[in-house]
A computed fold for a 1486-nucleotide RNA from a metagenome, annotated as small-subunit ribosomal RNA. The prediction has a mean pLDDT of 84.
RNA sequence: GAGUUUGAUCCUGGCUCAGAGCGAACGCUGGCGGCGUGCUUAACACAUGCAAGUCGAACGAGAAAGGGAGCAAUCCCAAGUAAAGUGGCAUACGGGUGAGUAACACGUGGGUAAUCUCCCCCCGAGUGAGGAAUAAGCUUGCGAAAGCGGGUCUAAUACCGCAUAAAGCUUCGGGACAUCAGUCUUCGAAGCCAAAGCCGUAAGGCGCUUGGGGAUGAGCCUGCGUCCUAUUAGCUAGUUGGUAGGGUAAUGGCCUACCAAGGCGAUGAUGGGUAGCCGGCCUGAGAGGGUGAACGGCCACACCGGAACUGAGACACGGUCCAGACUCCUACGGGAGGCAGCAGUGAGGAAUUUUGCGCAAUGGGCGAAAGCCUGACGUAGCGACGCCGCUGGAGGAAGACGGCCUUCGGGUUGUAAACUCCUGUCAGAGGUGAAGAACGCCCGCAAGGGCUUGACGGUAACCUCAGAGGAAGCCCCGGCUAACUACGUGCCAGCAGCCGCGGUAAUACGUAGGGGGCGAGCGUUGCUCGGAAUUACUGGGCGUAAAGGGAGUGCAGGCGGCCGGUUAAGUCGAAGAUGAAAUCCCGAGGCUCAACUUCGGAACGGUCUUCGAUACUGAUCGGCUUGAGGCUAGCUGAGGAGAGCGGAAUUCCCGGUGGAGCGGUGAAAUGCGUAGAUAUCGGGAGGAACACCAGAGGCGAAGGCGGCUCUCUAAACUAGUCCUGACGCUGAGACUCGAAAGCUAGGGGAGCAAACGGGAUUAGAUACCCCGGUAGUCCUAGCCGUAAACGAUGGACACUAGAUGUUCUCGCGUUCAUGCGGGAGUGUCGUAGCUAACGCGUUAAGUGUCCCGCCUGGGGAGUACGGUCGCAAGGCUGAAACUCAAAGGAAUUGACGGGGGCCCGCACAAGCGGUGGAGCAUGUGGUUUAAUUCGACACAACGCGAAGAACCUUACCUGGGCUUGAACGGCCGGUGGUACGGACCCGAAAGGGCGAGGACCCAGGUUUCCUGGGAGCCGGCAGAGGUGCUGCAUGGCUGUCGUCAGCUCGUGUCGUGAGAUGUUGGGUUAAGUCCCGCAACGAGCGCAACCCCUGUGUUUAGUUGCCAGCGAGUAAUGUCGGGCACUCUAAGCAGACUGCCUCGGAUAACGGGGAGGAAGGUGGGGAUGACGUCAAGUCAGCAUGGCCUUUAUGUCCAGGGCUACACACGUGCUACAAUGGGCGGUACAGAGGGAUGCAAUGCCGCAAGGUGGAGCUAAUCCCUAAAACCGUUCUCAGUUCAGAUUGCAGGCUGCAACUCGCCUGCAUGAAGAUGGAAUCGCUAGUAAUCGCGGAUCAGCUACGCCGCGGUGAAUACGUUCUCGGGCCUUGUACACACCGCCCGUCACAUCACGAAAGCUGGUCGUACCCGAAGUCACUGUGCUAACCGCAAGGAGGCAGGUGCCUAAGGUAUGGUCGGUGAUUGGGGUGAAGUCGUAACAAGGUA
Repeated sequence: GAGUUUGAUCCUGGCUCAGAGCGAACGCUGGCGGCGUGCUUAACACAUGCAAGUCGAACGAGAAAGGGAGCAAUCCCAAGUAAAGUGGCAUACGGGUGAGUAACACGUGGGUAAUCUCCCCCCGAGUGAGGAAUAAGCUUGCGAAAGCGGGUCUAAUACCGCAUAAAGCUUCGGGACAUCAGUCUUCGAAGCCAAAGCCGUAAGGCGCUUGGGGAUGAGCCUGCGUCCUAUUAGCUAGUUGGUAGGGUAAUGGCCUACCAAGGCGAUGAUGGGUAGCCGGCCUGAGAGGGUGAACGGCCACACCGGAACUGAGACACGGUCCAGACUCCUACGGGAGGCAGCAGUGAGGAAUUUUGCGCAAUGGGCGAAAGCCUGACGUAGCGACGCCGCUGGAGGAAGACGGCCUUCGGGUUGUAAACUCCUGUCAGAGGUGAAGAACGCCCGCAAGGGCUUGACGGUAACCUCAGAGGAAGCCCCGGCUAACUACGUGCCAGCAGCCGCGGUAAUACGUAGGGGGCGAGCGUUGCUCGGAAUUACUGGGCGUAAAGGGAGUGCAGGCGGCCGGUUAAGUCGAAGAUGAAAUCCCGAGGCUCAACUUCGGAACGGUCUUCGAUACUGAUCGGCUUGAGGCUAGCUGAGGAGAGCGGAAUUCCCGGUGGAGCGGUGAAAUGCGUAGAUAUCGGGAGGAACACCAGAGGCGAAGGCGGCUCUCUAAACUAGUCCUGACGCUGAGACUCGAAAGCUAGGGGAGCAAACGGGAUUAGAUACCCCGGUAGUCCUAGCCGUAAACGAUGGACACUAGAUGUUCUCGCGUUCAUGCGGGAGUGUCGUAGCUAACGCGUUAAGUGUCCCGCCUGGGGAGUACGGUCGCAAGGCUGAAACUCAAAGGAAUUGACGGGGGCCCGCACAAGCGGUGGAGCAUGUGGUUUAAUUCGACACAACGCGAAGAACCUUACCUGGGCUUGAACGGCCGGUGGUACGGACCCGAAAGGGCGAGGACCCAGGUUUCCUGGGAGCCGGCAGAGGUGCUGCAUGGCUGUCGUCAGCUCGUGUCGUGAGAUGUUGGGUUAAGUCCCGCAACGAGCGCAACCCCUGUGUUUAGUUGCCAGCGAGUAAUGUCGGGCACUCUAAGCAGACUGCCUCGGAUAACGGGGAGGAAGGUGGGGAUGACGUCAAGUCAGCAUGGCCUUUAUGUCCAGGGCUACACACGUGCUACAAUGGGCGGUACAGAGGGAUGCAAUGCCGCAAGGUGGAGCUAAUCCCUAAAACCGUUCUCAGUUCAGAUUGCAGGCUGCAACUCGCCUGCAUGAAGAUGGAAUCGCUAGUAAUCGCGGAUCAGCUACGCCGCGGUGAAUACGUUCUCGGGCCUUGUACACACCGCCCGUCACAUCACGAAAGCUGGUCGUACCCGAAGUCACUGUGCUAACCGCAAGGAGGCAGGUGCCUAAGGUAUGGUCGGUGAUUGGGGUGAAGUCGUAACAAGGUA
């Protein structure tokens, strides 16, 4: 820096990614070289070889093989060699490892006046004279071995006395210097201590002894630094100090005895866990964080534990002793061993190399040297483990083949290849062939000369040869993040770092093509730092996101007013010392470059010493008054404690009156009441709380405090400016206070009231409501110690605009309705500023200082364990495993609310008529069926697609056929008795068979014919066909919200932003309609208007329409002449615009009323449907992507089915009758339709209908009215209502009415008597009622649908309620948007954790027992060379013994940390399980 919480936004906050790194590992791949690097795990166990020896110039002794001589014995050489011994030096270095260690272990700086130092250097002195042994050897014994012993001989630079003693050491004295202890001394006295020789002819050299100094190394002490844990708070008897002694190279409780009672600790003792430390290394801008491989310094360790010896140095990796475990040998009696040296083996593990070569170089040990030894080291080998370098160049097509994609045109792979021309790194072949080498040795006085030495290695390098030849992979391509298509797959298989992909069109899976990145590597995993300002010192926060302690007092601590003096600790400056080397950085140099390496410089943050400065801080001394406190006088208040008093009300008791209810609720019931309630009056008892005053008011640190009076007591404030003189602020621990509930004991108990009982409500109701009611509420004493203990805001001080209330108080003016000013509190608004926003804003959340508390993703969890407090309940402290990719804050737009406001609609209400009951019709579900084809499903599916299923339709079923097919067109091949095909046969038809007959068009030629082509036909290939799937891949069309009034944009402005504003507001409208206002100004799609029909008039026109007047005619009729006045027809125009009047209103918009008018405020009706919503409907109208099918899911035919029928629903028709039915008579429409049609008059039939055909291509003819009206009958009944059902007889259409048509007549005469819950339509020419027409159509199941006219109502108070909608506002945990979200139990699966009778292990204590080796002490009767002694013996020494200490072991008992555990507890996570509905809206009881 990015991704990820949201519909979007800002913030908080976690998770994740991009970077760098690694002693790595794993997967795929792998050409060369250089330089590095390689058991991070089992400090597990180790076979084998090697890793420390050397010196003959310290010493004694001393072979053999082999060779030579000789007849042989033997001698000579080998050789004073090898091997071994005594002795010296080394073995304490070098090399390995990191177990232990939280410590003076390490780092850094000091101290040693408290010390040692082999070898080395410098200086001084010395090196005389003796003695006694012993190994090896020889001999002998024991033993399996390892090994051990006896006897005897011998040497030394081995051992022991003696001499010498300047110096040295010890003691004492003097002097000088310094001082806490001391140091020095060419001063004096006493005592003590040494030696070794070797080489060399010699000179001399190397040694030895002693002393001083140096250098190096080491020991000890010390300041500072050095991990986590307080769920470890107290630890300590050698403990702390002293005195004396011992011990050591040396200080010291290091050890011992005695004395004292100290020492350490919140600045973290003690305990527990973890860990070698550092230079450095990695990361980072830095500060930091992580780390301690390789290289270098220090430490520790060497199978585990203990111990000492030797030595200058060890408590000793390749030494010793003991104990233990393990392994090996054994003759079972005993022995041997220690790779954390180099290789190597096994084991463990994800994982780490050769049992190489060489001492040539560098370094080390010994030696005088030659030299020997050296798994240190130098090199090679193995491993892409890391870093670095290399692994060809030019030309070559508008672009081959192949692959992939494709819109079929092409694109891409791609100059890539092929092909042409060059070059020659590496590898290959042949040849030449290093540096690293100088020491050293020899000669020489020297200068100098000479000789010799290479593991790597025939390597590096160089030359020649041929030839681009032998040399590329890995990961990725949804976003982050650079790189896209196709196919396969179909929530499968799989991917995934996070977000997330996959459910049939996947750039996210798999493969391919293409592309991107890196490249002998590339990815993955693990780990570290970074990003992460996500522990914030640099550099964060705490009103609401996580986070202010419930409040106060106050010890320690931190911080602290003004002036002056001193000091110089902090601070600052200068100089010096140190800060090893390597590393890092800079500059040069060497390998062809680089990595690597060499040299020089810089740096090394730090520490110390000395000198200086004195502003600030500190320390100290003196002073001051403004901080703080005191004093005096006032004043305020529900501040606290105790005692007393008061009235109202509730309840209870007693009495009176009274007589049936009371009470309670949404409605009721339980309850109380004739044993007298409620109500009312009088009297009494008792407890608790204090109406009005009362206020955003007051007081208190907080909790909290409210009747009145008294007593005690605390505080604030005001005024005075008298006193003290910084006495202050904060405050970890600590202590005190601390609502309610709860607990203990004793009282008290009126009302209220958990639990509990009852009544309701409810699906249930362990609730909400009601009737009761116990703890408790009250008092006293004591616990508890928590709250949304909240201003969700710690305390103190200072500074930074104002305005306006209110409480207490003071001053001035005034003596007034009161004005001005100060102080202390308490509210509201608001400037700057702050804030993510909301908001805060002198009462800060602003600007600063000081101190305390607290936070670091959500869940698990304020849980578990431990500790502590509590009588208990429980409080305080307070994790982890596991799990999630979020959890959250504020604000925005929507949606929603059993939130609010305003408004509208046949939405309710007011009315009229229906549906739901009956029968029938029709559609649907269901069922049935071979099939009952398919679609449509709340409104917005269900008389819907279908404006017509007997066949057809038809998509379904059964059966029979066809296969380039029923239609279209393309290519290839074949075909003249070809195509076609009368008749006949099979068949239900389709189709099949046989087959008389039998062609057409064009061109050419030798023309009754031949050749070629076409058409047709046959075979085949592309491909047709599909009402097969997907309406959730689509187009188009449609439904719905809704004819609702809304939906947006540009610019500007506001806001960090999403967004807001405009569009909100005041009015008004049917309307976002219009007006006014306004940080908005305009605009678009909608509204309205423009269009059509209808209502009035007028103009024009006058047939098929009309007939007023005139004429003619008839039984009658515009029938005829005539006319166009009227009606009408159909084209145009006019008319209506709130134009006029009046009232209301802001004078506006507009509204109420009125006039005129056919019509009045959109006149009535229609067409017209904004942005969008419902993955709404339709792949079966049509079109169409993809998929599927191809002798079938295509196509043809016959028959059947779509018409089934226990049932359920929707929509209708007809009724149930008298406002009616029957019969008779008499009127009046509109709009349509009509040439394979409409059909009149007439005739036949009861009728359907038949016959017949005038007229009509239709304002001409036809279809063509019914209710109504007049008269008559029926008289309330299952009827003269109603017509279902059924029988018989007919008619019509049609190829055909059986399944399955309609109509007529006669007969039959079912249910039904106005329809439960519920529900629908309609506001006027509307409902209701009456008939007529049309489309489809041969006919019709039409009672449907679409239209037409006739007759023609009732009602609307109103907007509380139901439904739907619009605007504003409010809440929200919703955004798939309430059909939302979401909680808990239970059930199932799984995971981690806690408890648990116990079982078991590690570790650390305490007490006791036992006690190896060993030092020390004592002893030492046994043994004993050197010295003393003539001897005896002694001195000294040794073995042995004893004691202290003590490892391992044992017994007992604790602490602590693990493992495991029947069972048990909660927790997390899981798909669509169960029960309810707690929360989010007033979430339906906030």